Transfer RNA from an uncultured Clostridia bacterium, 84 nucleotides, folded computationally. It matches the Rfam family "tRNA". Rfam classes the family as a transfer RNA. From the family's description: Transfer RNA (tRNA) molecules are approximately 80 nucleotides in length. Its mean pLDDT, the model's own confidence on a scale to 100, is 81.
RNA sequence: GCCGGUGUGUUGGAAUUGGCAGACGAGACAGACUCAAAAUCUGUUGUCCGAAAGGGCGUGCGGGUUCAAGCCCCGCCACCGGCA
Repeated sequence: GCCGGUGUGUUGGAAUUGGCAGACGAGACAGACUCAAAAUCUGUUGUCCGAAAGGGCGUGCGGGUUCAAGCCCCGCCACCGGCA
C1' cells in the first nucleotide's frame, strides 16, 4: 500500500428483512429474608429538560439516502486478520 472483519449502556453481548435501541446475562443500587451476613427472591439501573404526564438526544467520528438508519451509501479514525 491492497483486501476483509469488528466498533452498541459500567461490562459480555442481542437487535442483520431498514420499523419499540439496549433483549438475555454480569456488575451496581434499593428492598424482602436473617441476630447479622452469605445465598436466594423482588424492583431499579444511557443522558438531558420537566413537579408530573410527557418530550428531546444517544449505536467510533463527520456527511448522505429515506416518512423512518445500529442496519443502506460516501469519507475518516481505532483495533483484529490476510496479502504484498